Source information
Small-subunit ribosomal RNA, central domain from Jaminaea rosea, 527 nucleotides, folded computationally. The full RNA is in RNAcentral, with records from ENA and SILVA. Its Rfam family is "Eukaryotic small subunit ribosomal RNA". Gene Ontology terms of the family: ribosome and structural constituent of ribosome.
Context: one part of a larger RNA
């Protein structure tokens, strides 16, 4: 790993980027003619054999022989369409041309044809060994190799078996026949295949070819009697550069992905701006004995006028009703008005690039409450503290107060039942009506009115959301679930966790933080 499970029993990192790793669309020799080889069975004769029939003929037999028809499987060659490619030397066969010969036909004739020896040049694949080059694996087949015992097995009357490799026949002169096979995965060699999955190539042509053509440069056999020198021809690298062949040379444009444009669209985000009522408190203002507050009540304020009521005025928080089984964001979350900034999503496209993509160790942004440092700010509520009440008691539940807190600004910190307790991405699988957003369509209603576009509606189609409702072919332990479905008929790609209750998210290490404490995370013992 075949082949567990993760809504709710243990378990999906709050969320969203990312690098290593994993993994990744389709496309480029499909077919088609000729010739052949080989295995396999089949109809239809014929010959041979056997019964039978006067004959014709007809049955039956086949490890017998054989002609033809067409069919399956499995190969080779050659064309259409390059096959392992090119040089140098050699080997041996085979073919082709001469040349000289035996021998059989044949001719008028060494005439013309088979056959066969010899010798002589030519030509490619049968392999030798030397170089010059050569896209490059994975995979599959075949081999050799992998040390016996041992395993599996085959022979074989250890009396049977566990073994053992013996051991059978005989006229006991001798003879015979065994001591097999297979398995042996990963690696490496050696073969044959080219599907499938990588890999490379010609785009700023520095590209392939060449019977070519011409510079440049290096080597230096071998011929010019003979030695040495230049040199030049010739032969071999190497390089430009002209020229000439060719169909010259870029695969689609994924119901994959970027990107660009268009009109849209949202309580997405940031700054500034701006309203709203409430609450508190503070002035004034009326009247007056109580008012708050509960189950009842007390604390508590109140003739220094309290609660109320009216009319100004400050703060400092909020954003009602509209408010939805709507809408935006990764996710936390996010609602007064207007501006300003940059982002974002879906739809529309005969617009573009053309694999660039998907999920991710390490790393990183961002992340509700509460909490910590510093400044501001403190209107409300309100941990902790006090009081009064309840109460067997009450260090709570109710009430009066009331500090840190709530709000902001800078940092930190990194947690939530951070929940849809359901990873992401891609595929298919019933039905159905709303809805939010774009596009589209209709002889459809409506406004302007005097007609188009434009808007609002109204029917229908589409793609993208948020949800529901029926149902179960299907799943499931059920509750239930168009996914939790497509799973023992188990394998679409990837990432994370989990393995019985405690102890324990504790100890201890290590790392992060000012700190609380956060990430990583055990064991013994028990049950």
């Nucleotide at each position: 790993u075949u082949g567990c499970a993760g809504u709710u029993a243990a378990a999906a990192a709050g969320c969203u980027c990312g690098u290593a790793g994993u993994u990744g669309a389709a496309c480029u020799u499909c077919a088609g003619g000729c010739c052949u080889g080989g295995c396999c069975g089949g109809g239809c004769g014929g010959u041979c054999c056997g019964c039978u029939u006067a004959a014709c003929g007809g049955c039956g037999u086949g490890u017998a022989c054989u002609g033809u028809c067409g069919g399956g499987c499995c190969g080779g060659g050659c064309c259409u369409u390059c096959c392992u490619u090119c040089c140098u030397g050699g080997u041996g066969g085979u073919c082709c041309g001469g040349c000289a010969u035996g021998c059989c036909c044949u001719u008028u004739a060494c005439u013309g044809g088979g056959u066969g020896u010899g010798u002589c040049g030519g030509g490619g694949a049968a392999c030798c060994a030397g170089g010059a080059c050569u896209u490059u694996u994975a995979c599959c087949u075949u081999g050799a190799a992998a040390a016996a015992a041992u395993u599996a097995g085959a022979g074989u009357g250890c009396u049977c078996a566990a073994a053992g490799c013996a051991g059978g026949c005989a006229u006991a002169c001798g003879c015979c026949g065994g001591a097999a096979u297979a398995u042996a995965u990963u690696a490496g060699c050696a073969u044959g295949g080219a599907a499938u999955a990588a890999u490379a190539a010609a785009a700023u042509a520095g590209g392939a070819c060449g019977u070519g053509c011409g510079g440049u440069u290096c080597u230096a056999u071998u011929u010019u009697g003979u030695u040495g020198g230049u040199u030049u021809c010739u032969a071999g690298g190497a390089u430009c550069g002209c020229c000439g062949u060719a169909a010259u040379g870029a695969u689609u444009a994924a119901u994959a992905g970027g990107g660009a444009c268009a009109g849209u669209u949202g309580g997405g985000g940031g700054c500034a701006u701006u309203a709203g009522u409430a609450u508190u408190c503070a002035c004034a203002u009326g009247c007056u004995a109580g008012a708050g507050g509960u189950g009842a009540a007390a604390u508590u304020c109140u003739u220094g006028g309290a609660u109320u009521u009216u009319g100004u005025g400050a703060a400092g928080a909020c954003u009602a009703a509209c408010u939805u089984c709507u809408g935006c964001g990764a996710a936390a979350g996010c609602a007064u008005u207007u501006g300003c900034c940059a982002a974002g999503g879906a739809u529309g496209u005969u617009u573009u690039c053309a694999u660039u993509a998907a999920u991710c160790a390490a790393g990183a942004a961002c992340g509700a409450a509460g909490g910590u440092u510093a400044g501001g700010g403190g209107a409300u509520c309100g941990a902790a503290a006090a009081c009064g009440a309840u109460u067997a008691g009450a260090u709570a539940c109710c009430g009066u107060u009331g500090u840190a807190g709530u709000c902001u600004u800078a940092a930190c910190a990194g947690u939530a039942a951070a929940c849809u307790a359901u990873g992401c991405c891609g595929a298919c699988u019933c039905g159905g009506g709303a809805u939010u957003g774009g596009u589209c369509g209709a002889u459809g209603u409506u406004a302007u009115u005097u007609u188009c576009u434009u808007g609002a509606c109204u029917c229908g189609a589409u793609c993208a959301g948020c949800a529901c409702c029926g149902u179960a072919c299907g799943a499931g332990a059920a509750a239930u679930c168009a996914a939790a479905g497509u799973c023992u008929u188990u394998g679409g790609g990837u990432u994370c966790u989990g393995g019985g209750g405690g102890g324990a998210g504790u100890a201890u290490g290590g790392u992060c933080g000012c700190a609380a404490g956060g990430c990583u995370g055990a064991a013994a013992c028990u049950u």